[in-house]
């Protein structure tokens, strides 16, 4: 250095949950809280997964004079998720 990860030493982050504010959503900020976490620090490269506003529809049903509307359901990421999983980058400490 580098693998490794202790009933070490110093420390750090912070799940559900609350309350707040962004957003259609999923999800993010900010405080509050610790489930827990040796990279749970940083990156959407790759895997997988979650939303589905906008679009689309070959689907059902209403309404309607016509053009078309409404709803429900299906598809559909450029959104999202690093605390799913691998990869790429940086990184405190030094028992076995």
């Nucleotide at each position: 250095g580098a693998a490794c990860g202790a009933c070490a030493a110093a420390g750090g982050c912070a799940a559900a949950c609350c309350a707040u504010g962004c957003g259609a959503a999923a999800g993010c900020g900010u405080g509050g809280g610790a489930c827990g976490c040796a990279a749970a620090g940083c990156u959407g490269c790759g895997g997988g997964g979650c939303u589905a506003c906008c679009g689309c529809g070959c689907a059902c049903a209403c309404c309607a004079u016509c053009c078309g509307g409404u709803g429900u359901c299906g598809c559909c990421a450029g959104g999202c998720c690093a605390g799913c999983c691998g990869g790429g980058c940086u990184u405190c400490c030094g028992a076995a």